[in-house]
The RNA shown here (small-subunit ribosomal RNA) has 1564 nucleotides and comes from Desulfococcaceae bacterium HSG8. The prediction has a mean pLDDT of 83.
RNA sequence: UAAUUGGAGAGUUUGAUCCUGGCUCAGAAUGAACGCUGGCGGCGUGCUUAACACAUGCAAGUCGUACGAGAACUCUCCUGCUUGCAGGAGAUAGUAAAGUGGCGCACGGGUGAGUAACGCGUGGGUAAUUUGCCUCUGAAUCGGGGAUAACAUUGCGAAAGCGAUGCUAAUACCGGAUAAUAUCCGGAAUAUUUCGGUAUUCCGGAUCAAAGUUGGCCUCUACAUGUAAGCUACUGUUCGGAGAUGAGCCCGCGUACCAUUAGCUUGUUGGUAGGGUAAUGGCCUACCAAGGCUUCGAUGGUUAGCUGGUCUGAGAGGAUGAUCAGCCACACUGGAACUGACACACGGUCCAGACUCCUACGGGAGGCAGCAGUGAGGAAUUUUGCGCAAUGGGCGAAAGCCUGACGCAGCAACGCCGCGUGAGUGAUGAAGGCCCUCGGGUCGUAAAGCUCUGUCAAGUGGGAAGAAACUGCAGAAUGUUAAUAUCAUUUUGCACUGACGGUACCACUGAAGGAAGCACCGGCUAACUCCGUGCCAGCAGCCGCGGUAAUACGGAGGGUGCAAGCGUUAUUCGGAAUUAUUGGGCGUAAAGAGCGCGUAGGCGGUUCUUUAAGUCAGAUGUGAAAGCCCGGGGCUUAACCUCGGAAGUGCAUUUGAUACUGGAGGACUUGAGUAUGGGAGAGGGAAGUGGAAUUCCUGGUGUAGCGGUGAAAUGCGUAGAUAUCAGGAGGAACACCGGUGGCGAAGGCGGCUUCCUGGACCAAUACUGACGCUGAGGCGCGAAGGCGUGGGGAGCAAACAGGAUUAGAUACCCUGGUAGUCCACGCAGUAAACGGUGAUCACUAGGUGUAGCGGGUACUGACCCCUGCUGUGCCGUAGUUAACGCAUUAAGUGAUCCGCCUGGGGAGUACGGUCGCAAGAUUAAAACUCAAAGGAAUUGACGGGGGCCCGCACAAGCGGUGGAGCAUGUGGUUUAAUUCGACGCAACGCGAAGAACCUUACCUGGGUUUGACAUGUCGGGAAAUCCUUUGAAAAAAGGAUGUGCCUUUCGGGGAGCCUGAUAACAGGUGCUGCAUGGCUGUCGUCAGCUCGUGUCGUGAGAUGUUGGGUUAAGUCCCGCAACGAGCGCAACCCCUAUCUUUAGUUACCAGCGAUUCGGUCGGGGACUCUAGAGAUACUGCUCCGGUCAACGGGGAGGAAGGUGGGGAUGACGUCAAGUCCUCAUGGCCUUUAUAUCCAGGGCUACACACGUGCUACAAUGGGCUGUACAAAGGGUCGCUAUCUCGCGAGAGCAAGCUAAUCCCAAAAAGCAGUCCUUAGUUCGGAUUGGAGUCUGCAACUCGACUCCAUGAAGCUGGAAUCGCUAGUAAUCGCGGAUCAGCAUGCCGCGGUGAAUACGUUCCCGGGCCUUGUACACACCGCCCGUCACACCAUGAGAGUUGGUUGUACCAGAAGUUGUUGGCCCAACCCGUAAGGGGGGGAGGCACCUAAGGUAUGGCUGAUGAUUGGGGUGAAGUCGUAACAAGGUAGCCGUUGGGGAACCAGCGGCUGGAUCACCUCCUUU
Repeated sequence: UAAUUGGAGAGUUUGAUCCUGGCUCAGAAUGAACGCUGGCGGCGUGCUUAACACAUGCAAGUCGUACGAGAACUCUCCUGCUUGCAGGAGAUAGUAAAGUGGCGCACGGGUGAGUAACGCGUGGGUAAUUUGCCUCUGAAUCGGGGAUAACAUUGCGAAAGCGAUGCUAAUACCGGAUAAUAUCCGGAAUAUUUCGGUAUUCCGGAUCAAAGUUGGCCUCUACAUGUAAGCUACUGUUCGGAGAUGAGCCCGCGUACCAUUAGCUUGUUGGUAGGGUAAUGGCCUACCAAGGCUUCGAUGGUUAGCUGGUCUGAGAGGAUGAUCAGCCACACUGGAACUGACACACGGUCCAGACUCCUACGGGAGGCAGCAGUGAGGAAUUUUGCGCAAUGGGCGAAAGCCUGACGCAGCAACGCCGCGUGAGUGAUGAAGGCCCUCGGGUCGUAAAGCUCUGUCAAGUGGGAAGAAACUGCAGAAUGUUAAUAUCAUUUUGCACUGACGGUACCACUGAAGGAAGCACCGGCUAACUCCGUGCCAGCAGCCGCGGUAAUACGGAGGGUGCAAGCGUUAUUCGGAAUUAUUGGGCGUAAAGAGCGCGUAGGCGGUUCUUUAAGUCAGAUGUGAAAGCCCGGGGCUUAACCUCGGAAGUGCAUUUGAUACUGGAGGACUUGAGUAUGGGAGAGGGAAGUGGAAUUCCUGGUGUAGCGGUGAAAUGCGUAGAUAUCAGGAGGAACACCGGUGGCGAAGGCGGCUUCCUGGACCAAUACUGACGCUGAGGCGCGAAGGCGUGGGGAGCAAACAGGAUUAGAUACCCUGGUAGUCCACGCAGUAAACGGUGAUCACUAGGUGUAGCGGGUACUGACCCCUGCUGUGCCGUAGUUAACGCAUUAAGUGAUCCGCCUGGGGAGUACGGUCGCAAGAUUAAAACUCAAAGGAAUUGACGGGGGCCCGCACAAGCGGUGGAGCAUGUGGUUUAAUUCGACGCAACGCGAAGAACCUUACCUGGGUUUGACAUGUCGGGAAAUCCUUUGAAAAAAGGAUGUGCCUUUCGGGGAGCCUGAUAACAGGUGCUGCAUGGCUGUCGUCAGCUCGUGUCGUGAGAUGUUGGGUUAAGUCCCGCAACGAGCGCAACCCCUAUCUUUAGUUACCAGCGAUUCGGUCGGGGACUCUAGAGAUACUGCUCCGGUCAACGGGGAGGAAGGUGGGGAUGACGUCAAGUCCUCAUGGCCUUUAUAUCCAGGGCUACACACGUGCUACAAUGGGCUGUACAAAGGGUCGCUAUCUCGCGAGAGCAAGCUAAUCCCAAAAAGCAGUCCUUAGUUCGGAUUGGAGUCUGCAACUCGACUCCAUGAAGCUGGAAUCGCUAGUAAUCGCGGAUCAGCAUGCCGCGGUGAAUACGUUCCCGGGCCUUGUACACACCGCCCGUCACACCAUGAGAGUUGGUUGUACCAGAAGUUGUUGGCCCAACCCGUAAGGGGGGGAGGCACCUAAGGUAUGGCUGAUGAUUGGGGUGAAGUCGUAACAAGGUAGCCGUUGGGGAACCAGCGGCUGGAUCACCUCCUUU
């Protein structure tokens, strides 16, 4: 100087968001264990489980200076002699061992079973006590006696051991004497007191002691050497006093959980007397009284040694109680005492029990929770070590002995700490591994190489400190004494002592040599790639990964983290403000009791005085040491050790302060209350009374239906209903007024009148004087339903019955109908009992309604206006809230009190208790299971929600499909193969704009293997063509002919081609369209989809884009916290409709001419036409409507009018839509085959089903004859005229045309005429037979066409369904692509040419706004319950079996105490003696009592046939209850019913959609 230095979050509910809320992770720690690995040292730590059982050794002895007695082995000497024996003496030795006696054994060491307790902690008390050894101090230590062990003899016993007889000693034992400030009794005084006592002093009386040993000396006395008495010293002994230390007892406070433990207690509570104890006390006994404890938790149950401390935490706290230290308890289990200063005694005794051992079977022995060690248990915890050298303890005068306390060593990475495994340099960035876009990158300066160093380990050598006392010896001094003896004390010198251990440490030697692993790498969380695998194997702390491209599994490379360790598991705290004192909540997330009255308790207005309990301050004591913290010191450092301090927030005592709280006393009026006067009210109870309506009964009129529904039926009615009139009966409920109006605490209360009665409000004064607020328990009230008893019963109506509906319909609908609904008296005690908002008080902007009472203004009344109080609504500022919302009637801001919550499910359930007649209510868990469950809001999607709008969507029409035959495609079936793909719209005349071979991908068979095709390399030939044989061909074998182009230095070289060889590679219509690109379909040519900035919102998001109009359109206008912009719409583009202009060949021909009569020719440029350029249409003009708008309606003009018609054009996106078989492409697979070549076959099959078409069924038609008018295309491997032949398909010959020139080419329907006359036909043309034509190498499987013959089905098509709004539908023909040939398909072209649209209710699809949602894979969504199966935990259960405990009784060991003591007895007394007495003992008896037993209860565990519900489980069954108006709105309570979800009745709620009305509010 310092000791006060400190607080982080993340993942996971959702499509996304905010919140609530749980789960999980990152940190620290451990007496740990397990897995992999392991160099050294220091310091610590090491049975947490079976207080289970223990072999063996050791762990408590010591003293000869208390006592008696006392060997042996061996050695020496002597004697005897049978020469190796006997005896004696000495040494050994007063030794060993044993015994009496003293002290110790109650310490030290172990363990934590029990104990919820004065056990522990803390602070006190003991005036209610004791204390061996120790210290100080006072006094004393006199004089006697009788025994007994050892020993000897002897008996019993296997042993353990037990006796009998006979000696002997003591500091053993016993009398006696003496004695006090000891103890007791009596008396007196003083002080103090908790009034009980206590202390001190004085007087008198009584009682109680002892032991010697050792050393020394002769001063005194006796023997006369010297010793004894004696003296002296030390040490013992006895009686006191004081101290110290230890112990006992008592008290205040603190000390776990359960109330599903609420009452407990008879020695219990107190008193008196006695006993007992060191001591108080029901501690014990007798008697008396009836007390004592308890919701501030008694009693009972469960668990547990307590503390200093330890771990964690910012702290407050939470958890814990190993090692070290304090206290307690225990010592095989239970009980008991003895001895002793201290024990009811771990290594003592007795008894009982269990277990083990010995035994001669008669009896005995034992207690490791001491140190080692063994077995067992267990995931798991060490050596049967050394030493008393140090520290400490016992005994002793001392030497010394003992000491598993302790000091050390050993084992174990169990923990903490330290050190090392090398350092520098070194780029051909070596080799090798891995990856790769094949360029390279990375391991990596890493290695090698070069230069150094030497810690640790190894070896060699040296080598501490821990040791100083005690003691002995030799001196010195002082004291005691008669003494220079002795002894004691102090001091000097010397000597002796080390388990660890030749250890720490030091030096030297050589040598980079001997020394690195473990976990992780999807996010949290630092760290990424490849291969293998293919929802498998596996991983996982949470979220989750794995179904063929896995950074998540396994391996590898690389990386990250820590490091002689690293991970995992278990546990604790933290994070967790998820128990909230610090520091949370309760409208909707979990959570306000249904409501009131009120007890205890908690809290409480103003003022004065007092007190000082709380509170605050100071002081004193204590808060052990160790630990934590601070500052020093010692080990090389650190861990560790050590010294000093601080702290220990506490408790107690004491002194003070008095603002606040509390206590006591006095006062006050504003809180609260009382009195007076008013008015309002469905407040409550009782009695009476009224009218309307329903039903029933009677009578009249009257006739065939009534009733009911979506439609019906059951039902009622000709025996007269319904309808209608009159009269009567009876019960229940009270229209209008009536109202977010009133009253009540809540439930609730509604015709009128009367009686009784509660509360609130207003006004003005007076009075009391804090009398108040809240309220655990308690008490009362408490809708509907339900129960009991007795009434009543009109209507309604669970159950029930019937009829419908339906797949079913235990429902919804209908017809009936019983409990019940009503009354009286009881019970029950619950509701969405809700404002989902506990009660009370105070404060905090306003505005506007309404109900009650009052005041003011006004001459008065009413109205209006202003204003006060009380209630009841709405809107709204601040504030608050997760948001929604609340907002003076708070969910705002404060205060007081109560109730309640702590993830979802299991479950408001089980068990237990209480209440109830029952139904049931109330109180109220756990196992197990999940990672969510939930609230509010957002965007979508959806709705059998709403509003607006559109579309050939419906409607209105026209024509079809579905029926027939055929064509074509698909499914299915078949097959060697019938290649593959496409599957609602949006697959199915689709890919395929054309399968006889080819195509072709399929099948069968025959071949080839660097390949049919590409690129290198090497060699040959330069291309290539033809012929023969074999073969189905591919191909194989053989032969013949032949030399082009460019360049050249003439040798050659190059390009292209053929061929042989070779390894890379080729090839694949093989797989994956769910790895992809590209392309395409679809919603949809629908009007939408977004962005920037700004603003709003915590945020997802919103706004813009909504609103009012309008449009085909998010088209435009207006408004607006939006202002702008982009992709879409529109326009720009093409065709077409009109005109102008330019240009006229192959097109055209008005006029002129010619003419073969054909625009053929001359000519023309007018027209048509061709194809370039332009024009035109813009709501431009006008009227009306509309907001002076956008725009709409009408009109004019115009070829065309409101986008003129058509096309191209397809936003953001959706469908894992389609395509790997167009193409491209990742990955995988194949490589003498899944490649490739060839022949033949198949894709063309055929009980059947479907789609798309064609042709028909006929007269608006068919046949025949004649005749008219197009457009758009194509053509040289082609179109082919004309002519000839053929009935014809076609053939032959042969002009023209590379096309406004020639050809295809005839257009057809139409028109004119004629026949047919309603029929399976002169309709229809399938099928089949025959004969042909054409294409082609080839028409058998399997082409098209022609001719002759044949002449099916079919007479307009069920349910259902498709297209089309104008040059459209319908109908008619023409052309083209593909193509050798093949068209009913596809793509185009023109001709003729309609009908209808009132309209948007409905079906379908779409757009916008809004609403609900439990959906987000988005309604093809979600989701409930029974049943069936498997597994799991759990309740009940006839019982069975343990544990624990209560009560009653039996029995009762050892033992203490009492009593007895007839038997026995040394000390004392009497007695010469015998004997007696006193006293003691054995034995007996009594009380108490452990184990044990019997009976009967309580609590608790395990188990149990069977049974109940619950939970979980990719693809089970039945339905569809809920979420949208969920298709009958849902939910709550209750009752009944039903396979199940559920249904129905009654009452309640909105946490119900939609429409209308009412009221209120806001804005204009």
It matches the Rfam family "Bacterial small subunit ribosomal RNA". Gene Ontology terms of the family: ribosome and structural constituent of ribosome.
The source organism's lineage runs through Bacteria, Pseudomonadati, Thermodesulfobacteriota, Desulfobacteria and Desulfococcaceae.